[in-house]
RNA sequence: GCGCCUGUAGCUCAGCUGGAUAGAGUAGGUGGCUUCGAACCACUUGGUCGCCCGUUCGAAUCGGGCCAGGCGCGCCA
Numbered sequence: 001g002c003g004c005c006u007g008u009a010g011c012u013c014a015g016c017u018g019g020a021u022a023g024a025g026u027a028g029g030u031g032g033c034u035u036c037g038a039a040c041c042a043c044u045u046g047g048u049c050g051c052c053c054g055u056u057c058g059a060a061u062c063g064g065g066c067c068a069g070g071c072g073c074g075c076c077a
Stems, first nucleotide, its partner, number of pairs: 001073007010026004019057001027045006050066005
């Protein structure tokens, strides 16, 4: 340098044949339970969907560019 994959909550990920409030687990908070904790149960907080532009009535989802990470290939005068 070329090709492919990945980027969504603090963490691990689903959703990606465009559609109405963006989800699960875990973590955090509050309460219950307990002599106090742990475990367990209930409720609850938390997101500019990597960034920008475009297409569209409508974009996490489609197109282009860029950034970061991973894998493979190539080059190394």
Molecule: transfer RNA
Organism: Flavobacteriales bacterium